[in-house]
Context: one part of a larger RNA
RNA sequence: UUGGGCGUAAAACAUACGUAGGUGGAAAACUAUAUUUUUUAUAAAAACCUUAGGUUAGUCCUGAGUAUAUUUUUAAAACAAGUUUCUAGAGUUUAGCUAGAGAUUACGGAAUUUUAAGUGUAACAGUAAAAUGUUCUAAUAUUUAAAGGAACUUCAAUAGCGCAAGCAGUAAUCUAAGUUAAUACUGACAUUAAUGUAUUAAAGUGUGGGUAGCAAAAGGGAUUAGAUACCCCCGUAGUCCACACCCUGAACGAUGAGUGUUUAUCUUUGAGUUCAUGCUUCGAAGAUAUAGUUAACACGUUAAACACUCUGCCUGGGAACUAUGAUUGCAAAAUUAAAACUC
Numbered sequence: 001u002u003g004g005g006c007g008u009a010a011a012a013c014a015u016a017c018g019u020a021g022g023u024g025g026a027a028a029a030c031u032a033u034a035u036u037u038u039u040u041a042u043a044a045a046a047a048c049c050u051u052a053g054g055u056u057a058g059u060c061c062u063g064a065g066u067a068u069a070u071u072u073u074u075a076a077a078a079c080a081a082g083u084u085u086c087u088a089g090a091g092u093u094u095a096g097c098u099a100g101a102g103a104u105u106a107c108g109g110a111a112u113u114u115u116a117a118g119u120g121u122a123a124c125a126g127u128a129a130a131a132u133g134u135u136c137u138a139a140u141a142u143u144u145a146a147a148g149g150a151a152c153u154u155c156a157a158u159a160g161c162g163c164a165a166g167c168a169g170u171a172a173u174c175u176a177a178g179u180u181a182a183u184a185c186u187g188a189c190a191u192u193a194a195u196g197u198a199u200u201a202a203a204g205u206g207u208g209g210g211u212a213g214c215a216a217a218a219g220g221g222a223u224u225a226g227a228u229a230c231c232c233c234c235g236u237a238g239u240c241c242a243c244a245c246c247c248u249g250a251a252c253g254a255u256g257a258g259u260g261u262u263u264a265u266c267u268u269u270g271a272g273u274u275c276a277u278g279c280u281u282c283g284a285a286g287a288u289a290u291a292g293u294u295a296a297c298a299c300g301u302u303a304a305a306c307a308c309u310c311u312g313c314c315u316g317g318g319a320a321c322u323a324u325g326a327u328u329g330c331a332a333a334a335u336u337a338a339a340a341c342u343c
Stems, first nucleotide, its partner, number of pairs: 004314003007297002012311001014199004021192003025086004031081001035076002041070003049065006089189001090186003093182006101175007108152001113147007123134002160167002204245006213239002219233003256310006263289009272279002292299002316343003325336004
C1' cells in the first nucleotide's frame, strides 16, 4: 500500500532476440459495436449514505433523495476496428568508407626454461638479515646449436570495435555490424516485452591432448609467544587446446528499452562537402557551464530536464543471497524463496 518511488537511502533482470499481451504515423468516405447522454422497467421494505423536520435522561421516529446492476428508448461528438489511399516512422537497393567486432588457417621475432657441446673456475641464488635450495659428478657466467609451450614490446591515446561478456604480433580466407551519400522500391511492416530461446569474465566439473613461465594444495626454510599467514626455496591441480557442462560477479554508468522537445562553448573521432581556410551537413566518444531537476552530492541534448509508451523491480533492520518444497546440474552449486524469534 500510494496522486509514492528505483545513480549514491529499499528497488533496473548480465546482455540480446523475440511469442502472447500492452501501446502505436497521415488522409478519406462508410458501417456496426463499445462509451457518454436521455428515457422505460425490475432488483419487497427497512438498513447503509446525503438531506429536512420532530423528539428523549439515554437516539429513536417521520419525510425526501442519491448510488449500483441488468433491460428499453433517444441523441451526440470523439476515439478505435475493418476498407481505400499516402510517405514523415521502419525496412530494402546501389556506391563508398570505418574499426584490438567474430571464426578458421598459416607465419614471425624477442624473452623465459630445458637439453647437447665449447670456453672457464668457485661460487650462485635469495633476503630487512638469513636459511632451506643449486654447485668441483664443474654450477652461475659466456658462446653455438636444438626442442617446446605460452604471451605478443614499441605504435597506444582521455582513441577504436562489439548487444553484453569482451576484443591488440603479421597475413590470408569466411562472416557479421555501423555509418555516409544518392536515387529508386515496399507502404506503418513500428515499439515494448511475461513465458521462452541464444550468448554469458574468472573460478570450477567431465573426456582426450598439452605443460615453457606462473602457481591454489602439499613439502621445506625463516619470522613469531604461537604463525595452519605475510617473506624465501620448491611445487601439483589449474592457467593453454578440442568437445561437452556450469550460468555466477562491485556482470557498474551501481543509471531498463523506445520516441519526441529544449541554452552555449571547447576537444577527439568516422563519413560528407569545399581549390583551401572552413561548414548552421550527418553520426560516435568526451569536457565545462545555462535553464531545469535533485535531500544533498551532483545530472545537465550520451539528462538524473520536459513529456508519452511498455516491461522489470521496491515497501524498516536482523534472522536470510537462509530453512523447506520445486526445477536445473555429473558434482560444486544455481534459480525461486518464507516463518518463528528479535530490535
The prediction has a mean pLDDT of 83.
Small-subunit ribosomal RNA, central domain from Catenella fusiformis, 343 nucleotides, folded computationally.
Rfam family: Bacterial small subunit ribosomal RNA.
Taxonomically the source falls in Catenella (Eukaryota, Rhodophyta, Florideophyceae, Rhodymeniophycidae).
It is recorded under the gene name rns.